[in-house]
Molecule: transfer RNA
Organism: Methanomicrobiales archaeon
C1' cells in the first nucleotide's frame, strides 16, 4: 500500500430498512443456619467516527479510524 471478514450491553455473540436483543456476569428480593444453586425483578447501549441515500438507517453507499487475515 492492495483485497477480505469484523467494530453492536462490563464479556461474547445474534439482528442487517420501521420495536435494540439473548447468554454469562453485576445489583436487589425470596429460598437457605450460612454459601452455592433456583426462582423473581431490575440496572446497563453516542450499534468504531463523520457524511449521504430513504417518509425511516444498527441495517444501503462513501470516506476515515481500530482489529484479524491473504496478497504485494
Nucleotide at each position: 500500500g492492495g483485497g477480505c471478514u469484523g467494530g453492536u450491553a462490563g464479556a461474547u455473540c445474534a439482528g442487517c430498512g420501521g420495536a435494540a436483543g439473548a447468554u454469562c456476569g453485576c445489583a436487589c428480593c425470596g429460598u437457605u443456619c450460612g454459601c452455592a444453586a433456583c426462582g423473581g425483578u431490575g440496572a446497563g447501549g453516542c450499534c468504531g467516527c463523520g457524511g449521504g441515500u430513504u417518509c425511516a438507517a444498527c441495517c444501503c453507499c462513501c470516506g476515515c479510524c481500530c482489529a484479524g487475515u491473504c496478497c504485494a